The prediction has a mean pLDDT of 81. This is a predicted structure of a 73-nucleotide RNA (transfer RNA) from Selenomonadales bacterium OttesenSCG-928-I06. It was read from a public genome assembly. It matches the Rfam family "tRNA". Rfam classes the family as a transfer RNA. Rfam's curators write: Transfer RNA (tRNA) molecules are approximately 80 nucleotides in length.
[in-house]
RNA sequence: GGCCCGGUGGUGUAGCGGUUAACAUGCCGCCCUGUCACGGCGGAGAUCGAGGGUUCAAUUCCCUUCCGGGUCG
Numbered sequence: 001g002g003c004c005c006g007g008u009g010g011u012g013u014a015g016c017g018g019u020u021a022a023c024a025u026g027c028c029g030c031c032c033u034g035u036c037a038c039g040g041c042g043g044a045g046a047u048c049g050a051g052g053g054u055u056c057a058a059u060u061c062c063c064u065u066c067c068g069g070g071u072c073g
Stems, first nucleotide, its partner, number of pairs: 001072007010025004018056001027043005049065005
């Protein structure tokens, strides 16, 4: 340098044109308990790597670009 895969709450992942972006874990509050843990209920937290384009509508499709990984030379 060519090609392929990935980038989404703190962390690990799902979602793949249309609702409130979901799940686990972590964090906070309440309940439970003599206390902690476990368990139950609720809450905060992601402008979906960045910029543009297509579309009535983009996390999703297209282009460019950045970062990480794989592979070929």